[in-house]
Predicted 3D model of a 68-nucleotide RNA (transfer RNA) from Bigelowiella natans.

RNA sequence: AACAGUAGCUCAACGGUAGAGCGUCUGACUCCAGAUCAGAAAGUUGUGAGUUCAAAUCUUACCUGUUU
Repeated sequence: AACAGUAGCUCAACGGUAGAGCGUCUGACUCCAGAUCAGAAAGUUGUGAGUUCAAAUCUUACCUGUUU
């Protein structure tokens, strides 16, 4: 100096209700398990401040990580 930080993990999301896949849990099915099907839980969007009717998104300081 650049890039990144969003669910347990990997990632989405034109300034207007934060979602998906995998995983976890419950139920159905099964002698049991797996697969399949149905459902559920899990987020102070790294922290603070600002702009705005409204911020994951824009501005800014800081923190952490990666690269140069």
Model confidence (mean pLDDT): 83 of 100.
NCBI's taxonomy places the organism under Eukaryota, Sar, Rhizaria, Chlorarachniophyceae, Bigelowiella.
Rfam family: tRNA.